[in-house]
Molecule: Bacterial RNase P class A
Organism: Thiotrichaceae bacterium
Formats: sequence, C1' cells, structure tokens
RNA sequence: UGAGUUGACCGAGCAAUCGCGGUUUAAUCUUUUGAUUAAUUCGAGGAAAGUCCGGGCUCCAAAGGGUAGGAUGCCAGAUAACGUCUGGGCAGCGCGAGCUGACGGCAAGUGCAGCAGAGAGAAGACCGCCAAAUCACCCACUUGUUGAGUGAUUCGGUAAGGGUGAAAGGGUGCGGUAAGAGCGCACCGCACAACUGGCAACAGUUUGUGGCAAGGUAAACCCCAUCCGGAGCAAGAUCAAAUAGGGAUGCAAUAGGUGUGACCCGCACUGCAUCCGGGUAGAUCGCUUGAGGUAUGCGGCGACGUAUUAUCCAGAUGAAUGAUUGUUCACGACAGAACCCGGCUUAUAGGUUAACUCACAUU
Repeated sequence: UGAGUUGACCGAGCAAUCGCGGUUUAAUCUUUUGAUUAAUUCGAGGAAAGUCCGGGCUCCAAAGGGUAGGAUGCCAGAUAACGUCUGGGCAGCGCGAGCUGACGGCAAGUGCAGCAGAGAGAAGACCGCCAAAUCACCCACUUGUUGAGUGAUUCGGUAAGGGUGAAAGGGUGCGGUAAGAGCGCACCGCACAACUGGCAACAGUUUGUGGCAAGGUAAACCCCAUCCGGAGCAAGAUCAAAUAGGGAUGCAAUAGGUGUGACCCGCACUGCAUCCGGGUAGAUCGCUUGAGGUAUGCGGCGACGUAUUAUCCAGAUGAAUGAUUGUUCACGACAGAACCCGGCUUAUAGGUUAACUCACAUU
C1' cells in the first nucleotide's frame, strides 16, 4: 500500500415561521370534571417488518390419569424462559484471521442405493493365476510312457493382479505357498481395557490384549432421553342505552348434552342444536414505572451478574411529528409504534471506528 475476517456506532444535521398528539400548571366557561386558551416539557426503529420461537398479563377454570401427537438432541454454563446466547469438544471448508453444523442410536428391527458388475451387506468368481487328468505338438538324452515346455478340454484350488461401479471382505512391506490369502510377522488403522490430563464432551509420540465387527443412509420409518393445555388486547372488565322473556324445527329422559389442542376414562353441571325475525352497538378502563433503558465500580475468558448514580423516556383510536425558507455535506438507504418484553430471520444508500489475517515493497 492492497485484499480480507470479526465486532461496535451513526443513519441527514442546524436555524426560523406556521401547524399536529400527550403529561403538568394556571385562567375562563361549566350540571359534571368536560370544553377552550396560554405556558413549560416530551413525542416512531435497528430492524417498528416477518408472525418464526419464548414469556409477562387476561380469560376458559380450575380434580386428574392414559394414549396418540409435537418439539429439542455433543459437553459445561447464562437466562424469567426458549428451538436463543456464551465458552469448549468433535467433524467439514479456508494459506490464514475465521466460517458452518438438523452433532443421541445402524451390533433392536424394517427399508433405500437405477444401471453396470461374478458379487452391494453375514454381499463373490467374469478375465486371470495354479495343480491334476486326457489329447495333440515339440525339445533334451540315460531311447523310456525319463525329464522340461506349449496349446485345447474336463475337474479342483484361489481372491494377491485386472475389469464394472459413487462405493467391492482395512493399508504398506517382508516371509510363506502349487498359485494365493492376516496364512504368519512388523508398522499403521480398528475394537476393548487400563493409565494420564480435563467438571465433562473428549484427547494421548502412553501401556496391554485381540487378527479384527456384516460398509453407507435416521431433515429414511424407527428406538432412546428430556420437555410440552388453549385462546388471545378484536383478551378481558365497568358504565350507559335499547328491545320481542319473540317464533319454528329436530334430538333427548335407564339416557343424552355441555365444559378453550385431539381421542378415551374420570370429574363437575343439567337440557342441546339449527333456522327466521327484532333491538342496541356510545363512553371509560386495560394503555404504559418496565424480568426497563443511561453512567460508573466490582466479579467472570464470555454470555451475564451485582452495587451505586442520575432520571421518566410515545400512548394515537379513520388513527399524532407535517409544510415552507435559509444553510452544511456523506445529497440521505431499508423503512412508521397500536398490550408489553427477550430472541431469531429478512431488507439496508452512505459514513465512522477497533482488533486480527494474508500478499507485496522499503528500512
């Protein structure tokens, strides 16, 4: 200097004028505690988005048990909790900083892997190699069914070499054999056990035994371990107002029906379902003080915890922050709360900053 990796922050600013919504204070009006005016002060996000997880809160509403179903899946921690996060282990990718992981079990069972290939999972003999027998040819000399060799056929042995395939009964080497083979041996690999380190998952220039499992796949069915009520602020509560306590049909009485995940048992209660017609639909609460955000100290590798400090930071309801002017420069991206909070995922113009890695050059 360039190219990368990981983390954090900002995300148009400032001034003026007019205009919106909330709290508080004051004044006026007023049946009220409602309206109006004035002043002060506050007023959309890092994702407010997706509605994917987990909760707070409200109701069902409170006896429960079982079956099916669903979710998670290495170890140790954090958290109110989680399928989230932190640290570590193992595996894979990357020169590296780092990134990713749907990471329990295939020796419980059942499946799946086309074609090719002899054979695809307790899975093998196509080409080849070797021996014997028969026939034919040929060489040698000790002239005999003596020895060696070649070819064909039959039968037997073999899995080292070759072929097929994504994948073929561990690998390399030596010995051995008629030819071969863990057949034997050495080393590596694998399995089991012990020892050492670590809380653990795991790891090992460790030791010993064994020729040694029949591979892959579980976001295949399945097995194992742990966990799991539902509906949702249009939840729910209060006040006011109005009506027709209307009509019809079906089921039911030894039963049936209803009861907020499905089914069964149980428990509680006592009718249930469908259709037609009629009336009202306004106000208030819930509604923002929080498992809060800021600053500092301490503990911890970290997620985070803890103590102190200052302080109240949106509560609309057809739905509040808009318009104009001037100026600055990065010329402004993705994009607007509707009960609240902790995460995850997705979108994002441009700018600032910290640490680390690699390459080149110079000293």